[in-house]
Context: one part of a larger RNA
Molecule: small-subunit ribosomal RNA, central domain
Organism: metagenome
RNA sequence: CUGGGCGUAAAGGGCGCGUAGGUUGUUAUUUAAGUGUUAUGUAAAAUCGGUUGGCUUAACCUGCCGUUGUGAUAGCAAACUGGGUAACUAGAGUACAGGAGAGGGAAGUGGAAUUUCCGGUGUAGCGGUGAAAUGCGUAGAUAUCGGAAGGAACACCAGUGGCGAAGGCGACUUCCUGGCCUGAUACUGACACUGAGGCGCGAAAGCGUGGGUAGCGAACAGGAUUAGAUACCCUGGUAGUCCACGCUGUAAACGAUGAAUACUAGCCGUUGGCCUCCUAGAGGGGUUAGUGGCGUAGCUAACGCGAUAAGUAUUCCGCCUGGGGAGUACGGCCGCAAGGUUAAAACUC
Repeated sequence: CUGGGCGUAAAGGGCGCGUAGGUUGUUAUUUAAGUGUUAUGUAAAAUCGGUUGGCUUAACCUGCCGUUGUGAUAGCAAACUGGGUAACUAGAGUACAGGAGAGGGAAGUGGAAUUUCCGGUGUAGCGGUGAAAUGCGUAGAUAUCGGAAGGAACACCAGUGGCGAAGGCGACUUCCUGGCCUGAUACUGACACUGAGGCGCGAAAGCGUGGGUAGCGAACAGGAUUAGAUACCCUGGUAGUCCACGCUGUAAACGAUGAAUACUAGCCGUUGGCCUCCUAGAGGGGUUAGUGGCGUAGCUAACGCGAUAAGUAUUCCGCCUGGGGAGUACGGCCGCAAGGUUAAAACUC
């Protein structure tokens, strides 16, 4: 160096964009760097392998033959890879016309409910639990009716439904804006795939500054429970949860399954398009992009996967190498901090 792997055993980067690099469609022609072949010279001897002979054999010695890497020069070949030239349209993209959608950002609006406040009615309880108590209430609570304020979340619709690269996204209206799908033509003509570094996005919690605070609620206080109860249950309740701007950069960031392309039996649902048939229907058939359930071949240690592959292949990236020590120490980089990231060893089983 090659050889093995990564759903659950160790192992897919949280996700994207993209630099270098790696890989790269069809045809013709050219070149000859890779490649193949021939020749030249070289690769000392001993050694090594085969065989012969010599010491009584063997070791040892010996004749002949064989084996032998790298590299050089010249000639030839042109299938494949590479380079040049010319062309193509099946990959990729653009234009046109339609379509669905909680995709993103901003502004505005709405109703239900909780809470608080004000007023009316009304009287002794309310609340809470397994049972209680703390708590609230004759300074009039709970209940009920009317009014007001404010914050947060958007019942039904709602669906193994939709959209998004992932995180994620759910009231309504308007504005700005990204992607996707379908159709039939026209155009560009390989413009593609992957992607070390890099850059960006990235739930919750947390941090900074300023606001906001209805409900919920770490911490905290009290009441219970208990042998104890720094808990589970109850009454309160601060940070936080919300908004703006900035930071953090992690999750069982999961499909525990990297991206792209091609191929490989069927059956049943569902979402968005398009085409078509007739007996014109909540109708049948076809096709395409998603999303689910079974299942053949095949794969798998098994479980299971099975056209949305964990099947059959190709390209590129990431990662793994016994358990503990340890995702730790030290150092570097990043961060306001919390900490993150990169990442050992001794020792031990």